[in-house]
RNA sequence: CCCGUUCGCUCGGGGCGCGCCGGCCAUGCGGGGCCGUUCGCUGAGAUGCACCCGUUGAACCUGACCCGGUUCGCACCGGCGGAGGGAAGCGAUUGAUGAUCCGA
Numbered sequence: 001c002c003c004g005u006u007c008g009c010u011c012g013g014g015g016c017g018c019g020c021c022g023g024c025c026a027u028g029c030g031g032g033g034c035c036g037u038u039c040g041c042u043g044a045g046a047u048g049c050a051c052c053c054g055u056u057g058a059a060c061c062u063g064a065c066c067c068g069g070u071u072c073g074c075a076c077c078g079g080c081g082g083a084g085g086g087a088a089g090c091g092a093u094u095g096a097u098g099a100u101c102c103g104a
Stems, first nucleotide, its partner, number of pairs: 006092005011054004016048001017041003021036005060085003066079004
């Protein structure tokens, strides 16, 4: 670097955060809530006719407003932890293995 680790149909499960700026609302203070954005970050995906995942199940949820590191913050790394939960049937192709039969 290339190929394979599957494909199709129907069905189902899941998440959508953080920051800047602006506006509005409420407020004694501290601080908060909502909306918008041709803005920025991470990510497959930040509401998409999308994306991811379906028991071979780290998709996602719970513990958890969790613990340590780190970041403006989310993200990220480690822990918790292969802990507890979590959504599938049918068909097809290819390959592998085994059994049986025939022949040598």